Context: one part of a larger RNA
RNA sequence: UAGUAGUAGCGAAAGUCGGGUGCGAAUCCUGACGGCCAAAAGAGCUAGGGUUCCUCAGCACUGUUCGUCAGCUGAGGGUUAGCCGGUCCUAAGUCUCACCGCAAUUCGAAUGAGACGAAAUGGGAAGCAGGUUAAUAUUCCUGCGCCGCUGUUCACUGAAAGUCGACGCCUUGGGUUCAUCUGAGCCGGGCCUUCGCCCGGUCGACCUGUCCAACUCCGUGGAAGCCGUAAUGGCACGAAGCGGACGAAUGGCAGUAUAGCGCAAGUCAGACUACCCUGGGGCCCGUGAAAAGACGAGAACAGUGUCCGUACCGAGAACCGACACAGGUGCUCAUGGCGGAGAAAGCCACGGCCUGU
Numbered sequence: 001u002a003g004u005a006g007u008a009g010c011g012a013a014a015g016u017c018g019g020g021u022g023c024g025a026a027u028c029c030u031g032a033c034g035g036c037c038a039a040a041a042g043a044g045c046u047a048g049g050g051u052u053c054c055u056c057a058g059c060a061c062u063g064u065u066c067g068u069c070a071g072c073u074g075a076g077g078g079u080u081a082g083c084c085g086g087u088c089c090u091a092a093g094u095c096u097c098a099c100c101g102c103a104a105u106u107c108g109a110a111u112g113a114g115a116c117g118a119a120a121u122g123g124g125a126a127g128c129a130g131g132u133u134a135a136u137a138u139u140c141c142u143g144c145g146c147c148g149c150u151g152u153u154c155a156c157u158g159a160a161a162g163u164c165g166a167c168g169c170c171u172u173g174g175g176u177u178c179a180u181c182u183g184a185g186c187c188g189g190g191c192c193u194u195c196g197c198c199c200g201g202u203c204g205a206c207c208u209g210u211c212c213a214a215c216u217c218c219g220u221g222g223a224a225g226c227c228g229u230a231a232u233g234g235c236a237c238g239a240a241g242c243g244g245a246c247g248a249a250u251g252g253c254a255g256u257a258u259a260g261c262g263c264a265a266g267u268c269a270g271a272c273u274a275c276c277c278u279g280g281g282g283c284c285c286g287u288g289a290a291a292a293g294a295c296g297a298g299a300a301c302a303g304u305g306u307c308c309g310u311a312c313c314g315a316g317a318a319c320c321g322a323c324a325c326a327g328g329u330g331c332u333c334a335u336g337g338c339g340g341a342g343a344a345a346g347c348c349a350c351g352g353c354c355u356g357u
Stems, first nucleotide, its partner, number of pairs: 015033006034354004042333004048313002052311001053077006062070002082146002084309003088123002093116006100108002127144005147305008162295003168283008180271005185202007203260001207255005216245005225235003261266001284288001319328002336348003
C1' cells in the first nucleotide's frame, strides 16, 4: 500500500502539423499537407423506420477510449401541389352477400351479384425553367405553359364507325439526340524571361407551330429477264423509271427568350452512338394480359380543381439481424477520363470520406 496490483476485450481503413473554442482537446471546428472510394464508401427513388431533419442550450445517460461533439439530453422550429404519387382501371387472386351443405357455425366447393386487388416497377388527362429557406419545394415566388369540369358567346350538325391504349424471344438495316472524343474560332484562368504550353467554359426547358426517312397506297409507265438488299427477296394479279397522298423521334428548324443563367465569350465542322424513332428477317408441340380511358370531335372568355402522402435515413450508425453488429435488403443514374472485348484489373475526375470510431 483500494478502485490499488493485475487483467480478457476495445469488432478489416491514415493520418500529421498550425490556428480556434474551452475548466479541460490525439478525438470538436478550421487551414495546409498526406491518404481512401470512384458499377462506390458518389447521386436519385422504394419497402421499412418515425422526428432520427434544422436551430439553440447542455454532457448525469447512450457512444466499446476521450468529448467542448453527436442519430444522446432539454427546448423551440420545420413537411405548402389542378398538372410528382395516391385517388381511377383492370391482373393473378381475395373478400362479402345470395344459394346450398352441416345438428350447428366466425366452416365449405361451384354458380350469380357486389366490392377489393399494382405509390420504386402494369395501364393512365395535364409543368417546365430559374430563384428562394437554418430546415420544403416540378408544391412557395417569378416567368412562360398545359389539362379536366361548369357557365356565357360564337361556330358546327358530321358523332360513330374506326384507330390508339396493347405488348414474346433472337438477329439485322436506316433516322437521330445527349454524353464522350477530335479540329478550329471566341472568353476566362494558371505556368512562364521568351517561344509557347496546360486547364475550364462557350448554356438556354416544358409547350406551340412547322419539316421528313421507312412502311403503305394512288397515278403514269409497260419490263418476257430485269430490279433490289447487310440478308431474305420483287415482278403482266404490273418490275424499273417519273409524279403524288399518307406518314416518326426525348430528332431538325422557328417562336417561347431585349425570360433565365453566366465574370465573360455565349460560334462552326466532324467522329462515334446508349436512350428515342422506324423498317426487314428468323424461332415456337411456348404465339407472348386486361380494363379504365383517349383520339376521332372547334374557338374565345370567365369561374373552378376538394381529400391523403411530401421532413430525414434508405444503410460497414436511422430498415431486418438483442448492439452505432465485417451478415441480409428491390429499382435507376450505367455512356465521366486513361486502359481494355468489357459494368474486368489498375490509376484518376465529379462527388464523398479520413468514424468500416
The part of an RNA shown here (large-subunit ribosomal RNA, domain III) has 357 nucleotides and comes from Halosimplex salinum.
The organism belongs to Halosimplex, within Archaea.
It was read from a public genome assembly.